A computed fold for an 81-nucleotide RNA from a Candidatus Acetothermia bacterium, annotated as c-di-GMP-I riboswitch aptamer. The model forms 95% of the base pairs in the Rfam consensus. The source organism's lineage runs through Bacteria, Bacteria candidate phyla and Candidatus Bipolaricaulota. Rfam family: c-di-GMP-I riboswitch aptamer. Gene Ontology term of the family: cyclic-di-GMP binding. It was read from a public genome assembly, where an Rfam model found it.
RNA sequence: UGACCGAAACGGCAAACCCGAGGCGACUCGGGGACGCAAAGCUCAGGGCCUCCAACCCACGGAGGUGGCCGGGCUGCCGAA
Numbered sequence: 001u002g003a004c005c006g007a008a009a010c011g012g013c014a015a016a017c018c019c020g021a022g023g024c025g026a027c028u029c030g031g032g033g034a035c036g037c038a039a040a041g042c043u044c045a046g047g048g049c050c051u052c053c054a055a056c057c058c059a060c061g062g063a064g065g066u067g068g069c070c071g072g073g074c075u076g077c078c079g080a081a
Stems, first nucleotide, its partner, number of pairs: 005079002012037002017032006035068001041074003046070002048066006
């Protein structure tokens, strides 16, 4: 120095809920608020779940949402055992 790993420290993010705004909706954004998170940072042409439209004879399609559901990829703070 790097990897694994996650003690300590400096910090970081922000669930539910409330208010405002946007959307047919899942949900998103801003403010408040903290359940939690060692990647709860980014990434959706993988999987899951959710929404809308179509289909409903076969086929199971199209468009979205969720990265705090998971995988994969990329990047990052600190340095005990």